The RNA shown here (transfer RNA) has 74 nucleotides and comes from a Gemmatimonadota bacterium.
Rfam family: tRNA. Rfam links the family to the GO term triplet codon-amino acid adaptor activity. The family's RNA type in Rfam is transfer RNA. About the family: Transfer RNA (tRNA) molecules are approximately 80 nucleotides in length.

RNA sequence: GGGCGCUUAGCUCAGGUGGUCAGAGCACCGGACUCAUAAUCCGAGGGUCCCUGGUUCGAAUCCAGGAGCGCCCA
Numbered sequence: 001g002g003g004c005g006c007u008u009a010g011c012u013c014a015g016g017u018g019g020u021c022a023g024a025g026c027a028c029c030g031g032a033c034u035c036a037u038a039a040u041c042c043g044a045g046g047g048u049c050c051c052u053g054g055u056u057c058g059a060a061u062c063c064a065g066g067a068g069c070g071c072c073c074a
Stems, first nucleotide, its partner, number of pairs: 001073007010026004019057001029043004050066005
C1' cells in the first nucleotide's frame, strides 16, 4: 500500500426483506426467602445502535466518507 470482517446497555451478544415498544443473558440496584450470607424467585433502572453526511414518509438496517480493532496479501 491492497483486500476482508467487526463496532448495538457496564460485559458477552441477537436483531429476516427498512416500519410495530431497540432486545436477551450476565452484572449492578430494590424486594422475597434465611439467624445471616450464598443459591433461588420477583421487580425496576440503564442506549447519541462508533462518528459525519446522504437516500426515504420512515434508517441499528441501504449508500458515501471517516475512526478504532482484528485477520490475510504485498
RNAcentral holds the sequence, with entries from ENA.
NCBI's taxonomy places the organism under Bacteria, Pseudomonadati, Gemmatimonadota.